[in-house]
RNA sequence: AGCGGGGUGGAGCAGUGGCAGCUCACAAGGCUCAUAACCUUGAGGUCGUGGGUUCGAAUCCCACCCCCGCAACCA
Numbered sequence: 001a002g003c004g005g006g007g008u009g010g011a012g013c014a015g016u017g018g019c020a021g022c023u024c025a026c027a028a029g030g031c032u033c034a035u036a037a038c039c040u041u042g043a044g045g046u047c048g049u050g051g052g053u054u055c056g057a058a059u060c061c062c063a064c065c066c067c068c069g070c071a072a073c074c075a
Stems, first nucleotide, its partner, number of pairs: 002070006010024004018055001026042005048064005
């Protein structure tokens, strides 16, 4: 060279063609003498990049980039 897995809010992850979600974190409010815990609400994503298929793509196909593992090479 090659083979396999992965890239989705700040972090960790789900979502296998039809409204992009969960937990934690963050902000505001409630509760409390106060803090934590707990309760409610909110903000934060153009789903690695570019094309293709489709009425419709995070999802299917192609190329490329990045990360991890294996293998190979050199020694």
Model confidence (mean pLDDT): 84 of 100. Transfer RNA from a bacterium, 75 nucleotides, folded computationally. It matches the Rfam family "tRNA". The family's RNA type in Rfam is transfer RNA. Rfam's curators write: Transfer RNA (tRNA) molecules are approximately 80 nucleotides in length.